[in-house]
RNA sequence: GCGCCCAUAGCUCAGUGGUUAGAGCACAACACUUAUAAUGUUGGGGUCGAUGGUUCAAGUCCAUCUGGGCGCA
Numbered sequence: 001g002c003g004c005c006c007a008u009a010g011c012u013c014a015g016u017g018g019u020u021a022g023a024g025c026a027c028a029a030c031a032c033u034u035a036u037a038a039u040g041u042u043g044g045g046g047u048c049g050a051u052g053g054u055u056c057a058a059g060u061c062c063a064u065c066u067g068g069g070c071g072c073a
Stems, first nucleotide, its partner, number of pairs: 001072007010025004018056001027043005049065005
């Protein structure tokens, strides 16, 4: 330099272009317990990497850029 893949919650990841952006773990509170753990309930936490475009409507499609990974040279 060229090609391919990835980027969504603190972490690991789901998410047919349309219904409120979700799960598990983690965190906090409460219940339970003499207490802790485990368990149960509830809650907080996201400008879906950035900018622009297509569309009535974009996490999802397109372009560029940024970061990471793999391969080729």